The part of an RNA shown here (small-subunit ribosomal RNA, 5' domain) has 502 nucleotides and comes from an uncultured prokaryote.
The RNAcentral record of the full RNA draws on ENA.

Context: one part of a larger RNA
RNA sequence: GAUUGAACGCUGGCGGUAUGCUUAACACAUGCAAGUCGAACGGUAACAGCAGAGCUUGCUCUGGCUGACGAGUGGCGGACGGGUGAGUAACGCGUAGGAAUUUGCCCAGUAGUGGGGGACAACCUGGUGAAAACCAGGCUAAUACCGCAUAAUCCCUACGGGGCAAAGCAGGGGACCUUCGGGCCUUGCACUAUUAGAUGAGCCCGCGUUGGAUUAGCUUGUUGGUAGGGUAAUGGCCUACCAAGGCGACGAUCCGUAGCUGGUUUGAGAGGAUGAUCAGCCACACUGGGACUGAGACACGGCCCAGACUCCUACGGGAGGCAGCAGUGGGGAAUAUUGCACAAUGGACGAAAGUCUGAUGCAGCAACGCCGCGUGUGCGAUGAAGGCCUUCGGGUCGUAAAGCACUUUUAUGAGGGAAGAGCAAGGACGGUACCUCAUGAAUAAGGAUCGGCUAACUACGUGCCAGCAGCCGCGGUAACACGUGGGAUCCAAGCGUUAUCC
Numbered sequence: 001g002a003u004u005g006a007a008c009g010c011u012g013g014c015g016g017u018a019u020g021c022u023u024a025a026c027a028c029a030u031g032c033a034a035g036u037c038g039a040a041c042g043g044u045a046a047c048a049g050c051a052g053a054g055c056u057u058g059c060u061c062u063g064g065c066u067g068a069c070g071a072g073u074g075g076c077g078g079a080c081g082g083g084u085g086a087g088u089a090a091c092g093c094g095u096a097g098g099a100a101u102u103u104g105c106c107c108a109g110u111a112g113u114g115g116g117g118g119a120c121a122a123c124c125u126g127g128u129g130a131a132a133a134c135c136a137g138g139c140u141a142a143u144a145c146c147g148c149a150u151a152a153u154c155c156c157u158a159c160g161g162g163g164c165a166a167a168g169c170a171g172g173g174g175a176c177c178u179u180c181g182g183g184c185c186u187u188g189c190a191c192u193a194u195u196a197g198a199u200g201a202g203c204c205c206g207c208g209u210u211g212g213a214u215u216a217g218c219u220u221g222u223u224g225g226u227a228g229g230g231u232a233a234u235g236g237c238c239u240a241c242c243a244a245g246g247c248g249a250c251g252a253u254c255c256g257u258a259g260c261u262g263g264u265u266u267g268a269g270a271g272g273a274u275g276a277u278c279a280g281c282c283a284c285a286c287u288g289g290g291a292c293u294g295a296g297a298c299a300c301g302g303c304c305c306a307g308a309c310u311c312c313u314a315c316g317g318g319a320g321g322c323a324g325c326a327g328u329g330g331g332g333a334a335u336a337u338u339g340c341a342c343a344a345u346g347g348a349c350g351a352a353a354g355u356c357u358g359a360u361g362c363a364g365c366a367a368c369g370c371c372g373c374g375u376g377u378g379c380g381a382u383g384a385a386g387g388c389c390u391u392c393g394g395g396u397c398g399u400a401a402a403g404c405a406c407u408u409u410u411a412u413g414a415g416g417g418a419a420g421a422g423c424a425a426g427g428a429c430g431g432u433a434c435c436u437c438a439u440g441a442a443u444a445a446g447g448a449u450c451g452g453c454u455a456a457c458u459a460c461g462u463g464c465c466a467g468c469a470g471c472c473g474c475g476g477u478a479a480c481a482c483g484u485g486g487g488a489u490c491c492a493a494g495c496g497u498u499a500u501c502c
Stems, first nucleotide, its partner, number of pairs: 001502001004499001006498005013373005019366002021331001026329003030326003035076003040073002043069002047067003050063006083284003092209004097204002101201002106197001108195005114148001116146002123138006154163003168189006176183002210256003217247003222244008259281004263274004286307005309320004337363001339362003345359001346357004376406004386397004412438005420429001446491005451472003457486005467474002
């Protein structure tokens, strides 16, 4: 000199744009953060409509008939999005390759979608419990479940053969049939099998990736083989048997530290330091372990077990997990609102309308950073008053002020007022940005320094005291170095100090 997710001191006008718990992966009150589909299903708890009945004439009852829809069955999604960096020195990451795999939704092709069956919720009845919840009996639907048929470019195979599927729903409609529900035809969306693609994921591998030798030996599923099991798949991944190997001074093992990268920062570069925000990958979700479901998890807002902690309890037993967004306590030098909206972008579900979305878009707070603007402009010498200095002549603050003339960025008030929304509707931001008008210099300057390094000097006070200080060093009676005044210098809505790194 440059840098910062900074903090502290003094000061503080506006706008734009970024950023904001670096510490306790400490504990969390409260609200919200993942639902959706009635065009899969049986239904009807609430609301509204309609129809009917009763009368007290504005109420009550009845009817799933309609719009819709609590709870339930079923489907898809809760594996994305969002957070954090504890662990990890590792195929974790980066880069360059590979073969023994899988892939819901999406795209393209081929073939099919025939005919049956029995249940379980909801519901009803009864019971247990303080609650959470649970038990027994009975009824019922489906795109839920299970057989049968069909079966290849699919699977298995001893190559003879053997085996495997499905489901309907909605709209429209001329004849014909009808138990008036529909059948039937057609269109769309679903469904089954399989092939190919796209995308995502799993696996293997060369090289690179921190410090310590005051860590020198480490290893028994260890290294390899055969056979089997397991997996979507290779493999000691696992098991049995056999062999005795494998790694290491090119640093094994052990100990410490640490998420990695694109990048960021500094530097002429080489290099050093760093890994906030944004993006890619990984890991984790109170601590430890486990599997279930599923295309995908060993699953942040799912399940089970154990533990610590907190809460409820009728003491028998239960409930919970903010490293989601706000917010609270605590820790700390230190880090924000218990805000608005789904209008846009994106996501889930749905045929759609739409619903949900603390993702996201916005607003609020903070000079925390960067950038821009302003705090007036021109004229104005009796060089006013006043301050300070003085050799007492004067010098300086100083065209500075006053005064005269002007302007209105900004601020304030008034009026108008968007784009962002691509077929219609739909704007949180927001009466915001922006435009026009009005008033009036009006609303707006500080901080540090002045011995040398280092730009900028004098007076008084103090008297090795009080104090200063980054280094050298100042101060013991004329201190340009302490304190105060005047003056000056450098930056400026900031200026200094501390910390950090080059």